[in-house]
RNA sequence: GGAGUGACCCGGGUAAUCGCGGCGACCAUCGGGUCGACGAGGAAAGUCCGGGCUGCACAGGGCAGGGUGCCGGAUAACGUCCGGCGGGGGUGACCCCGGGACAGUGCCACAGAAAGCAGACCGCCCCGCCAGGCGCGGGGUAAGGGUGAAAGGGUGCGGUAAGAGCGCACCGACCCGCUCGGCAACGGGCGGGGGCUUGGUAAACCCCACCCGCAGCAAGGCCGAAUAGGGAAGCAUACGGCGUGGCCCGCGCUGCUUCCGGGUAGGCCGCUCGAGUUUGUCAGCAAUGGCAAACCUAGAUGAAUGAUUACCGCCCCCGUAAGGGGGAACAGAACCCGGCUUACAGGGUCACUCCGACG
Numbered sequence: 001g002g003a004g005u006g007a008c009c010c011g012g013g014u015a016a017u018c019g020c021g022g023c024g025a026c027c028a029u030c031g032g033g034u035c036g037a038c039g040a041g042g043a044a045a046g047u048c049c050g051g052g053c054u055g056c057a058c059a060g061g062g063c064a065g066g067g068u069g070c071c072g073g074a075u076a077a078c079g080u081c082c083g084g085c086g087g088g089g090g091u092g093a094c095c096c097c098g099g100g101a102c103a104g105u106g107c108c109a110c111a112g113a114a115a116g117c118a119g120a121c122c123g124c125c126c127c128g129c130c131a132g133g134c135g136c137g138g139g140g141u142a143a144g145g146g147u148g149a150a151a152g153g154g155u156g157c158g159g160u161a162a163g164a165g166c167g168c169a170c171c172g173a174c175c176c177g178c179u180c181g182g183c184a185a186c187g188g189g190c191g192g193g194g195g196c197u198u199g200g201u202a203a204a205c206c207c208c209a210c211c212c213g214c215a216g217c218a219a220g221g222c223c224g225a226a227u228a229g230g231g232a233a234g235c236a237u238a239c240g241g242c243g244u245g246g247c248c249c250g251c252g253c254u255g256c257u258u259c260c261g262g263g264u265a266g267g268c269c270g271c272u273c274g275a276g277u278u279u280g281u282c283a284g285c286a287a288u289g290g291c292a293a294a295c296c297u298a299g300a301u302g303a304a305u306g307a308u309u310a311c312c313g314c315c316c317c318c319g320u321a322a323g324g325g326g327g328a329a330c331a332g333a334a335c336c337c338g339g340c341u342u343a344c345a346g347g348g349u350c351a352c353u354c355c356g357a358c359g
Base pairs, nucleotide, nucleotide: 001355002354003353004352005351006350007349008348009347010346012312013311014310015309016308017307018306020039021038023036024035025034026033027032041330045341046340048339049338050337051336052335053216054215055214056213060249061248062247063246065212066211067210068209069208070084071083072082073081074080085098086097087096088095089094099207100206104205105204106201107200108199121145122144123141124140125139126138127137128136129135153171154170155169156168157167158166172196174193175192176191177190178189179188180187181186220269221268222267223266230260231259232258233257234256235255240254241253242252243251276295277294278293279292280291281290282289283288314327315326316325317324318323
């Protein structure tokens, strides 16, 4: 200097004037006025997960169903995050994946002889026919070749009619035992076994382990509001009906259906002090947690935070400089948090890896 990998940050600030919003204080008396501090996000988005909170409700057991899926930890919890283990990709920094195929069932197109208990297309060997050859028929074979994503461990020696774990040596895989390290996933070592059909696929059915009530702030309360706790008809009489996912048991409450009629488009609460933020320190590899101190940062309800001016900051272009010109992305809370995913013009910081050059 170039090419990459991982993580993070900015994307505006200050002042003045005018104009908005609720809150606090004061004045007024009910029209409101003055002053003060504050007033959209890193994703507010998607609604993909998890909770807090509210209600059913005092709420149990089971089946079906759903979710997660290596081990250990963090957390209120999670499908998130941190650390490790194993496998794969990359020269590397780093990135991706993760229960079980020896419980069973299913599937593996096409090609190929044959794709789950196999198989013989070419070939090799033996025998017969044929004068011989080509060829034909019978038997043996799976070492060589072909097809394919994948074809029944690999190399070598021996053996054989030709071959084959057929035998042997070494390597590899599988199973069993012992032992060492680690909380564990797992890794190392030693020994034995059968000759080894230990192909793939489970976001296919399935099996195994663990977890799971439901609905949702339009939840749910209070006030106000009704010729009105209203009227009529039918069924039922406890074996029925209703009760916040489905079914069963249990438990609780006692009605169910149809028609007529009245009220409900209002106000207040919920509604913002939190599993809160920042700084320091301690523990931990880390996620995170403890302790101490400081701080309070929207609560609207057809929906507030805007406009102008000046200066500063950031970026780009011109210029030796002074200076001049221009630009600013994705995008707006609505009960609140912890994550994940997606979007982002332009710019910056840190660490690491590889390549090249110079000293």